Record summary: The RNA shown here (transfer RNA) has 71 nucleotides and comes from Heyndrickxia coagulans. NCBI's taxonomy places the organism under Bacteria, Bacillati, Bacillota, Caryophanales, Heyndrickxia. Its Rfam family is "tRNA". From the family's description: Transfer RNA (tRNA) molecules are approximately 80 nucleotides in length. Gene Ontology term of the family: triplet codon-amino acid adaptor activity. It is annotated as a transfer RNA. The sequence was found in a public genome assembly.
Order: sequence, then structure tokens, then C1' cells
RNA sequence: GCGGGUGUAGUUUAGUGGUAAAACCACAGCCUUCCAAGCUGUUGUCGUGAGUUCGAUUCUCAUCACCCGCU
Repeated sequence: GCGGGUGUAGUUUAGUGGUAAAACCACAGCCUUCCAAGCUGUUGUCGUGAGUUCGAUUCUCAUCACCCGCU
């Protein structure tokens, strides 16, 4: 330099155009003499910028980060 892949919550992952989801973590409450465990609830997220569309996590383009291959 060329090609390909991945980017979703603090972490690990779902989600094939129609209100973004689960687990763990965190916080609050219940229980307990206290802690742990358990139960209930709450907060928080689509890498960035454009385009298409009535509507984009999803489709297209560029860009950024990481990974793989070729040279």
C1' cells in the first nucleotide's frame, strides 16, 4: 500500500427497516443480630459523519479504532 472482518450499557452477548433486549456489575429496598446468599425494583447503551427511506442498530458511502491475510 491492497483486501477482508468486528464495533450495541462498566463487562459479555442478542437484535435481517417500525418504541433497543438479556445476564453479570452498580444503586435502592426486603430478608438477616451483622455479612454473604436469596427476592424485588431502578439507572445507564447502537464508534463518528453523511446519504437512501415516512421511518435506519439494520441498507449505501466515507472516516476512526482493533483484528486477520497479501505485498